[in-house]
RNA sequence: GAUUUAUAAAGAAGAGGCGAGAGAAUAGGCUCCUGGACCCUCUGGCAACCGUCUCCAUACGGGAGAAAGGUGCCAAGACCUACCCAAAUGGAACUAUAAAUU
Numbered sequence: 001g002a003u004u005u006a007u008a009a010a011g012a013a014g015a016g017g018c019g020a021g022a023g024a025a026u027a028g029g030c031u032c033c034u035g036g037a038c039c040c041u042c043u044g045g046c047a048a049c050c051g052u053c054u055c056c057a058u059a060c061g062g063g064a065g066a067a068a069g070g071u072g073c074c075a076a077g078a079c080c081u082a083c084c085c086a087a088a089u090g091g092a093a094c095u096a097u098a099a100a101u102u
C1' cells in the first nucleotide's frame, strides 16, 4: 500500500518552540487565527479497538468494571452542504481510526 470487519452527534489542554495560514481532497458556506492558529516537543488527560487484570454469566456467542502495556484522540457532528430519497437523526460514496489477513 491492498482487502475484510467494526466504529465515527459522547469525551478529553496546559507549557515551550515556530511564524501564516488552518479546518483530508474539489466547490460553496461557515469557523479558528499575529491577543500567535495549524504544526512540532514535553507534560497532562480522554476513550476502551487490541492486549492485560477483577467480578458475573455461560446456551461457549458474552456482560460489567479497572487503566500499568500497543495504537488512537484532546474547536465546532468527520464543522456543514454536495450523490440516493418527498424528506429525515435514513442510505451510499469518500475519509479517518482500530483489529485481522496479505
Stems, first nucleotide, its partner, number of pairs: 001102008013043005021032003026082004044074003049070002052066005083091002
Annotation
A computed fold for a 102-nucleotide RNA from Litoribacter ruber, annotated as SAM riboswitch aptamer (S box leader). Its mean pLDDT, the model's own confidence on a scale to 100, is 83. The source organism's lineage runs through Bacteria, Bacteroidota, Cytophagia, Cyclobacteriaceae and Litoribacter. Rfam family: SAM riboswitch aptamer (S box leader). Rfam describes the family as follows. The SAM riboswitch is found upstream of a number of genes which code for proteins involved in methionine or cysteine biosynthesis in Gram-positive bacteria.